Small-subunit ribosomal RNA from an uncultured bacterium, 1390 nucleotides, folded computationally.

[in-house]
RNA sequence: UUAGAGUUUGAUCCUGGCUCAGGAUGAACGCUAGCGGCAGGCUUAACACAUGCAAGUCGAGGGGCAGCGGGUGUAGCAAUACAUGCCGGCGACCGGCGCAAGGGUGCGUAACGCGUGAGCAAUCUGCCCGUAUCAGGGGGAUAAGCGAUGGAAACGUCGUCUAAUACCGCAUAACACCAAUGAUGGCAUCAUCGAUGGUUGAAAGCUUCGGUGGAUACGGAUGAGCUCGCGAGACAUUAGUUAGUUGGCGGGGUAACGGCCCACCAAGACCGCGAUGUCUAGGGGAACUGAGAGGUUGGUCCCCCACACUGGAACUGAGACACGGUCCAGACUCCUACGGGAGGCAGCAGUGAGGAAUAUUGGACAAUGGCCGGAAGGCUGAUCCAGCCAUGCCGCGUGAAGGAAUAAGGUCCUAUGGAUUGUAAACUUCUUUUGUACGAGAGCAAUAAGUGUCACGAGUGACACGAUGAGAGUAUCGUACGAAUAAGCAUCGGCUAACUCCGUGCCAGCAGCCGCGGUAAUACGGAGGAUGCGAGCGUUAUCCGGAUUUAUUGGGUUUAAAGGGUGCGUAGGCGGGAUUUUAAGUCAGCGGUGAAACGCAAGGGCUCAACCCUUGACCUGCCGUUGAAACUGGAGUUCUUGAAUGCGGAUGCUGUGGGAGGAAUGUGUGGUGUAGCGGUGAAAUGCAUAGAUAUCACACAGAACACCGAUUGCGAAGGCAUCUCACAAAUCCGUGAUUGACGCUGAGGCACGAAAGUGUGGGGAUCAAACAGGAUUAGAUACCCUGGUAGUCCACACUGUAAACGAUGAUAACUCGCUGUCGGCGAUACACAGUCGGUGGCCAAGCGAAAGCGAUAAGUUAUCCACCUGGGGAGUACGACCGCAAGGUUGAAACUCAAAGGAAUUGACGGGGGCCCGCACAAGCAGUGGAGUAUGUGGAUUAAUUCGAAGCAACGCGAAGAACCUUACCAGGUCUUGACAUCGUACGCAUAGCAUAGAGAUAUGUGAAAUCCCUUCGGGGACGUAUAGACAGGUGGUGCAUGGUUGUCGUCAGCUCGUGUCGUGAGAUGUUGGGUUAAGUCCCGCAACGAGCGCAACCCUUACUGUUAGUUGCUACGCAAGAGCACUCUAGCAGGACUGCCGUUGACAAAACGGAGGAAGGUGGGGAUGACGUCAAAUCAUCAUGCCCCUUAUGUCCUGGGCUACACACGUAAUACAAUGGCGGUAAACAGAGGGAUGCAAAACUGCAAGGUAGAGCGAACCCCUAAAAGCCGUCCCAGUUCAGAUUGUGGGCUGCAACCCGCCCACAUGAAGUCGGAUUCGCUAGUAAUCGCGCAUCAGCCAUGGCGCGGUGAAUACGUUCCCGGGCCUUGUACUAACCGCCCGUCAA
Repeated sequence: UUAGAGUUUGAUCCUGGCUCAGGAUGAACGCUAGCGGCAGGCUUAACACAUGCAAGUCGAGGGGCAGCGGGUGUAGCAAUACAUGCCGGCGACCGGCGCAAGGGUGCGUAACGCGUGAGCAAUCUGCCCGUAUCAGGGGGAUAAGCGAUGGAAACGUCGUCUAAUACCGCAUAACACCAAUGAUGGCAUCAUCGAUGGUUGAAAGCUUCGGUGGAUACGGAUGAGCUCGCGAGACAUUAGUUAGUUGGCGGGGUAACGGCCCACCAAGACCGCGAUGUCUAGGGGAACUGAGAGGUUGGUCCCCCACACUGGAACUGAGACACGGUCCAGACUCCUACGGGAGGCAGCAGUGAGGAAUAUUGGACAAUGGCCGGAAGGCUGAUCCAGCCAUGCCGCGUGAAGGAAUAAGGUCCUAUGGAUUGUAAACUUCUUUUGUACGAGAGCAAUAAGUGUCACGAGUGACACGAUGAGAGUAUCGUACGAAUAAGCAUCGGCUAACUCCGUGCCAGCAGCCGCGGUAAUACGGAGGAUGCGAGCGUUAUCCGGAUUUAUUGGGUUUAAAGGGUGCGUAGGCGGGAUUUUAAGUCAGCGGUGAAACGCAAGGGCUCAACCCUUGACCUGCCGUUGAAACUGGAGUUCUUGAAUGCGGAUGCUGUGGGAGGAAUGUGUGGUGUAGCGGUGAAAUGCAUAGAUAUCACACAGAACACCGAUUGCGAAGGCAUCUCACAAAUCCGUGAUUGACGCUGAGGCACGAAAGUGUGGGGAUCAAACAGGAUUAGAUACCCUGGUAGUCCACACUGUAAACGAUGAUAACUCGCUGUCGGCGAUACACAGUCGGUGGCCAAGCGAAAGCGAUAAGUUAUCCACCUGGGGAGUACGACCGCAAGGUUGAAACUCAAAGGAAUUGACGGGGGCCCGCACAAGCAGUGGAGUAUGUGGAUUAAUUCGAAGCAACGCGAAGAACCUUACCAGGUCUUGACAUCGUACGCAUAGCAUAGAGAUAUGUGAAAUCCCUUCGGGGACGUAUAGACAGGUGGUGCAUGGUUGUCGUCAGCUCGUGUCGUGAGAUGUUGGGUUAAGUCCCGCAACGAGCGCAACCCUUACUGUUAGUUGCUACGCAAGAGCACUCUAGCAGGACUGCCGUUGACAAAACGGAGGAAGGUGGGGAUGACGUCAAAUCAUCAUGCCCCUUAUGUCCUGGGCUACACACGUAAUACAAUGGCGGUAAACAGAGGGAUGCAAAACUGCAAGGUAGAGCGAACCCCUAAAAGCCGUCCCAGUUCAGAUUGUGGGCUGCAACCCGCCCACAUGAAGUCGGAUUCGCUAGUAAUCGCGCAUCAGCCAUGGCGCGGUGAAUACGUUCCCGGGCCUUGUACUAACCGCCCGUCAA
């Protein structure tokens, strides 16, 4: 002392990148800002600099006296003038010391520059300290000064005079040097000491007499110089570099070593442990971050280095190759009389420029320190202080307590009300840090000169007193006043603490990532509220962290990125057993060093803290020394198990070269033979009467080797297959004879290396890129066909790549079993739990994201090599190397995306597979598509042709009925609290009716009767009118905001859950499998066991029977009445059918098939009934409803028009085209189900008829609609007809205020298209299709040929499941999951 999250998917696990939360900063920007303390402040242009200051000092070294002050003297009444170095002092000058420190900056430098540790027996060191000795005696100059002179200036030149602690000889002095010599020591050169001889080199004075200064030598201290070990950047797309280069000898030079320099000699030196080159960079103590290891940085402070406009050079000096010195060159700036000169802020301030960005041309030497001086003192932009800046860190404040009508206002809501802002405010009490005013007021100061005392006694020392403060009247303290003077910034979709309203409407905008915004945005903008931090808060930039995402700690490489194509082998790395030794690694003790500061701990000082001080541990390192000896290493001896060799046996498509063979193919020659051959899905090109194909014989050519043949064998890999010979190599087994670790791996290197390709020369049968032709096709530069050249083959040389794959590097060891096979051994072998070496399958443990691997590991270990670090760009560009070329090897970046990817899961899909079903096909019947008509739709039209429905699943649909109404549309005319609802006030005038005007709505006038309910008699309510506003109203929008309802897949057999189990998980299992069924129906099996919604059944109807009950029904009575209830019928209750029985099959099951009985037989027929869900399916115009919109109109009323229009297209129907028919006739032939009072209407009469008159009966098992029609008989004779009926004319009828737009019906007349319908397509499996009529709803009437029902007559066909369509189950592939109407590639355009 180690924290994670978001983002790839429909979901999952993994790999993997991107992003976020933390800390930090010499920062900058935005908004905001009360105070103090401590720190920090040009990161850019080592860009250029105006101005001032930053290094002087000493008269106690000297000559002197320009200027200042004083004194003295002379003149003068005085002011004053003159003289005088006499005194204080002192410009310039000679001389000494300092100026090499301090201060600044980081250009250069990849270096002994820095850090650390050693070394100098190869060195120097001013001032300082110590020891010893000395200071004798001389000399010549020179600056200043004076005089002259040049120049614009800077600055000189000449003459002459003079001093010194300036300069020069002489004397003296060795420990210096030389020569030989003795002793001692060491580390190679050598060092130290002693004695002898020789040689050379010193000095300075001043003085107040106290002192101070000088010379030599030695030593110390400090500082400096040099050398070495080790450490610390990038690039190999920089691999070779080097001639003073490496070394030697001899010189020179230096304080000193050295090619530092020179002459000669030798040919070396460095380098894969990275030389050389290029790029970048001052280094360290340390700072930030991190759990650490690390990573990043080197600003402030300290140490070292380098630099001072750029480049070069030396001089002086103890020290410099010198920031505020000199000389030269260069650039730039300035002055100039044009001749010539001057300058260097990377010192402190300051200016311009650059930049996102960084301060005052301040005060003081009071303190600390530095230089000079004996000292006083002088100088000091070092330093100490102040100023500016929220730049950072730390501290304080903006008040505290009480206070609910939870006020008003704001905001929100489910809105008479509530929630929130919020104890917040107001209000009461209190406090006074801060603020304002006034007053007091530090510490930093120690001492100097000097005075006094004491000690020793020449003068020093100790003690006491003793001047001096820039900051600063600051810090601090006291008193008074009064809550008084003081809060913002960012955020609120997830990550991530914090939510609502309004505006906007893929716009404006936001965004760190994912992503928000297309009319209900917690994501944009505003508001209210909330959250976080707070004198700050956010943003941007950069670094570390998270990131185990470069992995030493601590990763990987079968499929995610990643094993080199293979071998041999160099360097390197690693290496078997025993023993002796050594001590390099390793471990331990001790010593030295590791500066201080920083960081950490403890303690202390500022009121606390930041800050500062003291002490400690630490500084993980390096060096030395003494030990230890297990392990690694070194040296020696030895061993046999690793490795190799020998001997014996065995094996093989192992390699190279030679020889041989048969089949096939093609060609040639000859024979036979005749019309085709060939080829394909089908054809054609092609070949063929000049004789092909076919067939026979012979010959030739080249290439490849059938069967055997195999999960077989061999090889390092590539690869290797007829037979045989020769040569060569390898492997395995046995033996344990030989050597004795000789081994493993292997960067570079070398060799081998399929196919295609290249060069030269051969060869050329087959096949066959390119190419040609024929097909296919929308096209077909393809797939198919006919030809055909390189090539395919050989020799030699090159190329050097492949999905060169086991997508799995080599070697060694260890870790359950089962089962094949190849080669050996175990004497013999059809035996084997034997053994060695290969080659396969299944699996345990274990591993793995999973799939899977599993002794031939992807398990557990060891060693070595190679490779990976998101996708794309890209294995591309550039460079280099290789190649004849093609090309290969090595191998980036800009830019761009938030993913790319692996394995597995659920679905969906497949012109994948298996099984099964359905009027799905097939087999049939009747239709559609052609005609005219009806109706709906589209389109076009229109003032309007209201709206909706759109593949199946819109289109005779909403609409079970548009002349007005309906009506929503259009034109025109009206109304505005409204046509309709609720509430206030006033009135009771009313309303109805009538008249007039008007197209009407409406307006005006008149106006009988005086309305209803309750009453406490006051009045209230209903109703109507007037009036005010709340509001009404909307078939206006959104079915993609919704409820409800509905369609569809589909009456298909499915859809799920609980518990358990399996899987890391999504999920799986159950529900799969074997049978069976109409059915997830049932049975059996099974890690499943159960359950739910669906299926089935329960419900209705129909078919049979029994029983009960009979009126209006029925009738054995001739009719009526009456009677009766057997029958028909009606309508209640029961029964009946359950694979119950028999047989066969089946698994002893479920069930299937056949049969009996039965009215009915295997769900008897029909209906109602529609699982989980899909289609953002349909409907805001049935209704309801959120939000939005209109409000003298998008509301309301009225008249007229429109929804009925018409070049056209489509859907659905009805009618036909005729003889299975039309027409006429005929019979009291036979139904069922419905409807009827504003109704159905009989009989009768009338009209050709529609209809009319009339009205019995019936609120219906009673009466009526009501006639059923197809049937049967006759006729027509195949034609546009005695078919068909459209259209049109005339005349009528009915409904209705009203049939013009725009109704139906009747009669007569007219008599169109149409002679069975292209491609195509719909319905139907039995009382079904087809055909025939009847009824009903809506409705005044009806455009109904529609819809919904009813019965009559009443077929054909189904071999079967290959195909089309739809569906179910299992399985498989997938880059799809918005799910194949998917995804996605290329080109072009925008």

The RNAcentral record of the sequence draws on ENA and SILVA.